[in-house]
Context: one part of a larger RNA
RNA sequence: GAACUAACACUUGUGGCGUGUCUUAGUCAUGCAAGUCGAACGAGAAAGUCCUCUUCGGAGGGCGAGUACAGUGGCGAACGGGUGAGUAACACGUGGGUAAUCUGCCUUCGAGUCGGGGAUAACAUUCCUAACGGGGUGCUAAUACCGGAUGAUUAGGCGUGAUCAUGUCGCGUCUUUAAAGAUAGCCUCUACUUGUAAGCUGUUGCUUGAAGAUGAGCCCGCGUCGUAUUAGCUAGUUGGUGGGGUAAUGGCCUACCAAGGCGAGGAUGCGUAGCCGGCCUGAGAGGGUGAACGGCCACACUGGCACUGAGACAAGGGCCAGUCCCCUACGGGGGCCAGCAGUCUAGAAAUUUGCACAAUCGACGAAAGUUGGAUGCAGCGACGCCACGUGGAGGAUGAAGCCCCUCGGGGUGUAAACUCCUGUCAGAUGGGAAGAAGGUGCGAAUACUAAUAUCAUUCGUUACUUGACGGUACCAUCAGAGGAAGCUCCGGCUAACCACGUGCCAGCAGCCGCGGUAAUACGUAGGGAGCGAGCGUUGUUC
Repeated sequence: GAACUAACACUUGUGGCGUGUCUUAGUCAUGCAAGUCGAACGAGAAAGUCCUCUUCGGAGGGCGAGUACAGUGGCGAACGGGUGAGUAACACGUGGGUAAUCUGCCUUCGAGUCGGGGAUAACAUUCCUAACGGGGUGCUAAUACCGGAUGAUUAGGCGUGAUCAUGUCGCGUCUUUAAAGAUAGCCUCUACUUGUAAGCUGUUGCUUGAAGAUGAGCCCGCGUCGUAUUAGCUAGUUGGUGGGGUAAUGGCCUACCAAGGCGAGGAUGCGUAGCCGGCCUGAGAGGGUGAACGGCCACACUGGCACUGAGACAAGGGCCAGUCCCCUACGGGGGCCAGCAGUCUAGAAAUUUGCACAAUCGACGAAAGUUGGAUGCAGCGACGCCACGUGGAGGAUGAAGCCCCUCGGGGUGUAAACUCCUGUCAGAUGGGAAGAAGGUGCGAAUACUAAUAUCAUUCGUUACUUGACGGUACCAUCAGAGGAAGCUCCGGCUAACCACGUGCCAGCAGCCGCGGUAAUACGUAGGGAGCGAGCGUUGUUC
């Protein structure tokens, strides 16, 4: 000099964009943060209102409404969001391998979707329990569950060929393996008689196979802090065979066999630490660092375990053990903010228990849509960067005050006053966005079709409708210089000097050093210098 997730002292007008617990991976009250689908399924209210009857108590029916709540089922909940405790490791970075692998949803291509069965929740009833919750009996549905059929280029075995190559690819043969419907419209075909369906058509789903895309697993080369005042370490240890296990290789696990494996080119131990793109500094080389944003990893009160699933050994799922907290009828139960706000504590130190799903993106849904503390916004903090303002022009041989003085004068100083203007920002009044793409309705064309129906796609539309921010940005008008400047320094380094006070005292100080009676170095005043809504100090890095 530059930089900072900074803090502190003094000061403080406005706006934009960023950013905000570095300490306690400490404890947490409260609210919210993961739902959605009735076009998978069974069931199904109430308030209110209308009508009828009435013994005036009420009863029945319609609308509300196949709505709400709950349940079965599907998909999602493994994403998104947080944190950096652990980890010196194939964790990360980079480059490869997988002939050792998996991949829901999505895309393309092929084949199929036949025919049956038994339950169960909800519900009703009953029992136990303080509660959480649980048991019995009875009824019912499905795209829930279970057999059967069919079936391939699936899987397994055998044989054989290709290939540098073991589990890769091709051919032959034997065995084996599947499914679910829903919805809209129609009468051309089929069934019966109008119009309806088990028929037809469209859309979607389901099963199976191949390929792709995406995501993931595993393996390897190289790189990746300090310490030798850590020199030896290792028994599943190193390798082999058989078996198990996994999507998959492998001591990953197990039985047996062998005795290996690593190490001064630093094993092992100890300490420290998430890694990277980047960021800071620097001419560069390098040094430091890993906030925000992006990628990867790890974790979710502590330790362990599996289940479900395409995917987890799962932050707002489960089980076991433990710490802590809460409820209890003492028998037993419940909880876990390193999600967003917020509380206490710790600390020099860090924000609102805000608004909205309008946009973007995600989940679900055929869609309308619902939902999302992701996200978009607003609030608070000069914490940072940037921009703007606090007025402009004229105005005296130059007011007053204050300071200095050789008492002549000099400085503050065009500074003020005064005159003429301007109107940024703040204030008031009025107007007022873009961010909106879509969605619904209507019309047209195309494709499918028996069809002019339905559905889908595309296009059009003088129709309707969607904005948290926000009556914000912006624009216009109004008034009036009115509301808006400080902080540090002035011995040298280093830009800026005098007077008084003090008298090695009080004090200053980054270094050199100042102060003991004429202190440009302490304190105050005047003057000056620097930066400026900031300025200085402290801390850290180069």